This is a predicted complex of two RNAs, RNase P RNA and transfer RNA, with 444 nucleotides together. It holds a member of the Rfam family "Bacterial RNase P class A". Rfam classes the family as a ribozyme. The prediction has a mean pLDDT of 78.
RNA sequence: CCAGAGGGUUGGGCGGCCGCUGCCCCGCGUGAGCGGGGGAGAGGAAAGUCCGGGCUCCAUGGAACCGCGGUGCCGGGUAAUCCCCGGCGGGGGCGACCCCAGGGAAAGUGCAACAGAGAGCAGGUCGCACAGGCUUCGGCCCUGUGACAGUGAAAGGGUGCGGUAAGAGCGCACCGGGUCUCCGGCAACGGCAGGCCGCACGGUAAACCCCACCGGGAGCAAGACCGAAUAGGGGCGGCACAUGGGCCUGGUUCCGGCUCGUCGCCCGGGUUGGUUGCUUGAGGGGCGGAGCGAUCCGCCUCCUAGAGGAAUGGUCGCACAGGCGGAUUCGUCCGCCGGACAGAACCCGGCUUACAGACCCUCUGGCGCU
RNA sequence: GCGGGCGUAGUUCAAUGGCAGAACGAAAGCUUCCCAAGCUUUAGACGAGGGUUCGAUUCCCUUCGCCCGCUCCA
Numbered sequence: 001c002c003a004g005a006g007g008g009u010u011g012g013g014c015g016g017c018c019g020c021u022g023c024c025c026c027g028c029g030u031g032a033g034c035g036g037g038g039g040a041g042a043g044g045a046a047a048g049u050c051c052g053g054g055c056u057c058c059a060u061g062g063a064a065c066c067g068c069g070g071u072g073c074c075g076g077g078u079a080a081u082c083c084c085c086g087g088c089g090g091g092g093g094c095g096a097c098c099c100c101a102g103g104g105a106a107a108g109u110g111c112a113a114c115a116g117a118g119a120g121c122a123g124g125u126c127g128c129a130c131a132g133g134c135u136u137c138g139g140c141c142c143u144g145u146g147a148c149a150g151u152g153a154a155a156g157g158g159u160g161c162g163g164u165a166a167g168a169g170c171g172c173a174c175c176g177g178g179u180c181u182c183c184g185g186c187a188a189c190g191g192c193a194g195g196c197c198g199c200a201c202g203g204u205a206a207a208c209c210c211c212a213c214c215g216g217g218a219g220c221a222a223g224a225c226c227g228a229a230u231a232g233g234g235g236c237g238g239c240a241c242a243u244g245g246g247c248c249u250g251g252u253u254c255c256g257g258c259u260c261g262u263c264g265c266c267c268g269g270g271u272u273g274g275u276u277g278c279u280u281g282a283g284g285g286g287c288g289g290a291g292c293g294a295u296c297c298g299c300c301u302c303c304u305a306g307a308g309g310a311a312u313g314g315u316c317g318c319a320c321a322g323g324c325g326g327a328u329u330c331g332u333c334c335g336c337c338g339g340a341c342a343g344a345a346c347c348c349g350g351c352u353u354a355c356a357g358a359c360c361c362u363c364u365g366g367c368g369c370u
Numbered sequence: 371g372c373g374g375g376c377g378u379a380g381u382u383c384a385a386u387g388g389c390a391g392a393a394c395g396a397a398a399g400c401u402u403c404c405c406a407a408g409c410u411u412u413a414g415a416c417g418a419g420g421g422u423u424c425g426a427u428u429c430c431c432u433u434c435g436c437c438c439g440c441u442c443c444a
Base pairs, nucleotide, nucleotide: 001366002365003364004363005362006361007360008359009358010357013318014317015316016315017314018313020041021040023038024037025036026035027034028033043341047352048351050350051349052348053347054346055219056218057217058216061255062254063253064252065251066250068215069214070213071212072211073087074086075085076084077083088102089100090099091098092097103210104209108208109207110204111203125149127145128144129143132141133140134139157175158174159173160172161171162170176199177197178196179195180194181193182191183190184189223276224275225274226273233267234266235265236264237263238262239261244260245259246258247257248256269443270442283302284301285300286299287298288297289296290295320339322337323336324335325334326333327332371440372439373438374437375436376435377434380394381393382392383391388424396412397411398410399409400408417433418432419431420430421429
């Protein structure tokens, strides 16, 4: 210098003028309000709503069985997670590094189109073969066999040597695999450690399922208070009329509790107000310590929208990146365009997705120079 | 804001993980003096991107778009 890998920060700056939404102060006004001043006012994703919590209600529960949903190598972190960190195993890359829903197919059930002789259980097309039988002397039958050919995503270990009539783990060597022991590791797992086994146990669980673990439901339009208004109305259906019914938020049963009619659906009536929940929080920054790390602990410091159909905008100037065109004495100059994705709505932790550019750190491969 | 559902030809709908179909419509041809009707033929789609699988419209994840419901009182 070129090509890459991993991570982090920022994501427009300054000023003038005119506005927008809350809050505070002052003055005027009986009041509605008016005038002036001060200060605050979007994000790393505020987004998608994919996960996990806080918070609130379901009157308060307890137990058993069944069902439903989710997660899935091991260990750790956390309030918790489908998140994060560190390992293990598998795959990709020369490498830095990246990707993996990665439990169980030696419990069971199911599926595998087309092709192919044969698709889950071994199968016999074309072949190769000794002996035997038949023969029109070409061959055929019976038997053995799966090496070789062919089909397929997949054909039940691989290579080599021996062996054989031809063959085959039939035998042997090496590689692979299974199992037991030992060693290392908390574990997943690993071992050119030892013994045994000629090889069984093909694929698919993001098919049913099995195993282990987790999960009550609904959501700030939750909920609480105040005010106003109306017809505590009507219809249909279910279970009952007290040793009973209904409700206690997946279903059933039992215990317990509340209630005496209750539950569900539909039609109709009134209102479309105010206050609260509401923003200080598992919060941000700095320093120190523990830890490989996620993270945790201690001290100091900061306060940073709380509106409620919803405010944070427009314009001008200057400089700064960027793009295009022209001129050029190659130093630059002039003109035009032009500033990513996007917009809080109870709050927080993650994930995912969108994103013009700018800057920084670490590392890898190649080339050149010293 | 919260909850739920759905995306397949131009339109309305089908399809058990194994060649994506039907009806109407469109185009061309035949028929007719011309049109309509009729007959024949053709073109045309799984919203997008990944993953699992031998194989995906179907199963899983992400994303985009559309639709529906939800105030309070009695």